[in-house]
RNA sequence: GGCUGCAACAACCCCGUGGAUGGGGGCGACCCUGGGCGGCAAGGCCAACAGCCUCAACGCUCAACAAUGCCAGUGCAUCCACUGCAGUC
Numbered sequence: 001g002g003c004u005g006c007a008a009c010a011a012c013c014c015c016g017u018g019g020a021u022g023g024g025g026g027c028g029a030c031c032c033u034g035g036g037c038g039g040c041a042a043g044g045c046c047a048a049c050a051g052c053c054u055c056a057a058c059g060c061u062c063a064a065c066a067a068u069g070c071c072a073g074u075g076c077a078u079c080c081a082c083u084g085c086a087g088u089c
Base pairs, nucleotide, nucleotide: 001089002088003087004086005085006084007083013075014073016082017081018080019079020078021077022076023074025071026070027069033063034062035061036060037059038058042054043053044052045051
């Protein structure tokens, strides 16, 4: 130096370090959809400018959807390099 096997160290066990790819998870911009509440205008009931009802816009809120994005001891897989130990050539 090559190859093979292993991980003592660890805040139960498992987990040596860094990275890549695929998959999974969480968050979630934009877009879009639906529900709830409120609701000026407008309309309706009405004798009525009162009251009640419906309620576009709009506001709040919940949910769904969701990236080429972000997050992470991702206890999934594979690969690359490296640390340490043992064996072997």
Molecule: nadA riboswitch
Organism: uncultured Acidobacteriaceae bacterium